[in-house]
Context: one part of a larger RNA
Molecule: small-subunit ribosomal RNA, 5' domain
Organism: uncultured prokaryote
Order: sequence, then C1' cells, then structure tokens
RNA sequence: ACGAACGCUGGCGGCGUACUUAACACAUGCAAGUCGGACGAGAAAGGGCACUUCGGUGUCUGAGUAAAGUGGCGAACGGGUGAGUAACACGUAAGCAAUCUACCCUGGACUCUGGGAUAACUUCUCGAAAGGGGGGCUAAAACCAGAUAGUGCCUCGUGGCUUAAGUCGCGGGGGGGAAAGCGGGCCUCUGAUUUAAGCUCGUGGUCCUGGAUGAGCUUGCGUCCCAUUAGCUAGUUGGUGGGGUAAAAGCCUACCAAGGCAACGAUGGGUAGCUGGUCUGAGAGGAUGAUCAGCCACACUGGCACUGAGACACGGGCCAGACUCCUACGGGAGGCAGCAGUGGGGAAUUUUGCGCAAUGGGCGAAAGCCUGACGCAGUAACGCCGCGUGGAGGAUGAAGGCUCUUGGGUCGUAAACUCCUGUCAGGGGGAAAGACGGGCGUGGGGUUAAUACCUCCACUACCCAGACGGUACCCCCAAAGGAAGCCCCGGCUAAUUCCGUGCCAGCAGCCGCGGUAAUACGGAAGGGGCAAGCGUUGUUC
Repeated sequence: ACGAACGCUGGCGGCGUACUUAACACAUGCAAGUCGGACGAGAAAGGGCACUUCGGUGUCUGAGUAAAGUGGCGAACGGGUGAGUAACACGUAAGCAAUCUACCCUGGACUCUGGGAUAACUUCUCGAAAGGGGGGCUAAAACCAGAUAGUGCCUCGUGGCUUAAGUCGCGGGGGGGAAAGCGGGCCUCUGAUUUAAGCUCGUGGUCCUGGAUGAGCUUGCGUCCCAUUAGCUAGUUGGUGGGGUAAAAGCCUACCAAGGCAACGAUGGGUAGCUGGUCUGAGAGGAUGAUCAGCCACACUGGCACUGAGACACGGGCCAGACUCCUACGGGAGGCAGCAGUGGGGAAUUUUGCGCAAUGGGCGAAAGCCUGACGCAGUAACGCCGCGUGGAGGAUGAAGGCUCUUGGGUCGUAAACUCCUGUCAGGGGGAAAGACGGGCGUGGGGUUAAUACCUCCACUACCCAGACGGUACCCCCAAAGGAAGCCCCGGCUAAUUCCGUGCCAGCAGCCGCGGUAAUACGGAAGGGGCAAGCGUUGUUC
C1' cells in the first nucleotide's frame, strides 16, 4: 500500500469501490429498434343510430388505429470478459507512389423511357410441434431492361515532377456502366374544368471531385522465464506464369532454382492480454496492469461463409461436437464473458429496484419511440475523507476498586453536583438547483408570383416534461438525553505492579519467557497506542 479475507467491536454523512476462484452450468424478466412524409393491405372490443321474428342484422364511430407484411436505415455502436495470444498483439516513430471509407461537409453534373414479378391477402394441403409446399391477386424509393453523361473505369500517345513498379496534366481512340421518388403550399408562368404533368419550398436518388472521420496493410526500435531446450524449416526462401483481395505479398496454385533462420539465442517448453497508469522508493529501480481511458482478442467448443460501406458478426446464418429441454419418437428448440438473479466453486464480492428528467446513441421531416448505455436509489466500515459520542466550573481529593513500609499512594476534576451548548440521530414546518427544450400563438427577417407553405431569430401571462424526492438545504421543538471500542505494556518498541500457575498450563515477529518471589503464561488494577474502528493473516515495494 490493498478489488482483500478473518476475529472483536460498531453512531452519522459525502464520494468511490464490490466474483481476484469455475471463459462452471443457468430458471425467469428485461438489455435494438425505428420510419405510414417509400409501399400495398387492414381488424376487434367498446360506443351512437336504424330495423328486429328480441336470436340478431345493417350503418356510423372506434380507425386508416392495433397486429402482421414488402422496403429503407440501424443492428459491426454502446455493454461484458481476459480464455487464447510472446505476436507488428501492444507502445512509439514512420511509410502506403500498394488501399477502402455508409451517414456528414464542399464543389460540379444529372434525376429520361419502359417492363415483368413477389410477400402481405385468399384458397388447397403436409406436420404433434417447430415449420413448410402448391394455385390465384396486388404495390413500391423492391427487382430488371433501355437511353443519356464527364476531367469517372479500360487502353494508346505525349509533357512536367519524382523515382522501386509511379503521380499530376494534355491530346486521340475504344468499350461498357447511373438514377426514385415523396411531402407541404399556390395559381405568377404553361395546360386548363376546381382536384395538375405547371410554379414554389423542403427532403430524398445517381455519377464525379475534394475534405473530415474511421479502418486495412507494411516497416525501424522496445516488450517475461528456461540452454537441465542447439539446431530449426518443403510453401520452407526466392523467381516466372496464373488466380485472388479495397490493397503489396507464397495470400493461393503450377513450374523452376536451393534457399531462409540461429549463440546478437533460432526452434522447443513454461508463463502472460498490451499500454496510459497504479503501488513503493530520496532517486535509480522493483512490483503490478481492479475501477477510469486507448488498443487487441473472444462470445457453449471447433470450422465456414452469406448480407453489408464495414462482420467472418455476443442477444444473425450453416455444419460438426458436448450439454440441457420439448416430442405424438418422425423430428425440433437453446447458448447471461449484457443488467438483475439462481445453483456450484470459494476465505470472499450487492437488488430478479426506479427512470428515460439529464448526458449520449439508433430511427424519424418532426412530434416521438427504443435505450439494464446512462442517471439514480438499495446492500456491504470494503476504502478514503469529514463529524459526533458533549462544554465550563467542581477537593470534604466522597464511596468503591487496586496497592501498601498501614502513614499513605493511585484511579482522580474523573464522578456526584451547578451552569451552559445543540453537531448528528428524533419530531414538526417550509423547500430547491439540476429544464436546456418541445407544442400552440404573436412579431420581425429569408425564400417566393405570394400576406400560402417552409425556415431562422425574438417574445409569451398559455400547454407538456424531475427517476432521484418532499431528497439536499433552511427554520422551529425537545433533550446530555440515543452513540467506544480494539490491540499492546521483557528488548527491538511508547507503556508496570499485584495475585494465580510452577518447564505445567501456556506465550512467541526475532531474540527468547515458564522448573515457587514470572514487569514475557492467565486474571486484575494501572499505563501506552490507535480510534468507528482496532488487531491478525495474505501479497507487493
């Protein structure tokens, strides 16, 4: 010094921290959705009205709502864990003339013409279920074809600059490659019958340029122990052709050559996530890598790819394996190293809480929805810090204990008693900040044909929004009342006497105590140290 544990003890508050062991197995709930301003379709309960054979029927509403589907974006973030990894994994410094980058920003150009499907739905059907199969209908910003386009891609020539194959520019030729609409408002223009193919505003789509951000790859140096591990290596080292990737490369493949590494420690074995940091120390150094932050790796075990800008994907898929569960025995389902929680292991580590009010994230034009991230509360003296358990006066030095040379000494101003104070806990009353914002409205500016719409700014006495929480804080009331222990006293090391015991019982970190006067054992009185803690154990310096 500690993520500690154990023993004794325990008043309050603030801020932190909390499975170091079995990367053991997991019941249950929640942890990733959102968009109707991309698209088609579309309930029910309840309520109103009408009719009624009193059974009910129709219609309006509920409602273009719920639930589901197509499609888009997100789900690769956030959260967890440290098993593996001695490695370009990490740290640091460089390189990519060998690369990619959704959403965002900047600039430029475009957004034309067509087509066929399919889910939902309906119907038939298989299955215990999970889940399928066939027929029929339909939409889109889903899918497909065509047109058009450049300084984009491919290719040829050429110039500048660099050189390791290039990069920047100019010119010629050639080939193939884009797109999607949606919402609001209006009649100024066009068409015109009011509802637009028109105008306008917003938002999207496509291609290209640059940026930003993120990522990929390569390299120098640094990065534990064992030589009682001395030789290792056939895709091995290099080349050529081919393949492959966003991209260099034995990354893969065929052929050719025979190389490559190593005592400056290869190979093998053991151990281990790395770093900023943390602890210690005067420093040098040593040890360490909880919480927080950056990077990496993993997601029951092993392998694989698909989708996508990005994954070889914790709460996606497929295969194999172990395990658990369901089954009608044919077949299916699952993965807490997310937050809680359970069993187990262990010396040992918390609630199956509240809220999206704040911060942040996803989607959305927005309102908003989702968010066990997060904000809070709960448990634990586990740690740090703060406060309290009273203050002043009070000597006939009371009683009592201990001791004694019997005079006394000591606990000791300690108590009693008197006078005060009011922190915390208790009772009562008041009561926040954390809220910025959003909606409606009003005014002004921009846009426009427009006093529409949209948007920006300001105002507003209106409306919505605080989990914590009637919490912090403040005031009042009452009352010394409810709040001290633990370890030690032979030396090291601050603090000593009496009794008991008699090498016994016991103590002990080291030296060592105990065999009849024990300052060392046990008890007591007194004393010393620390204090809501004190000791012990463990580990590190």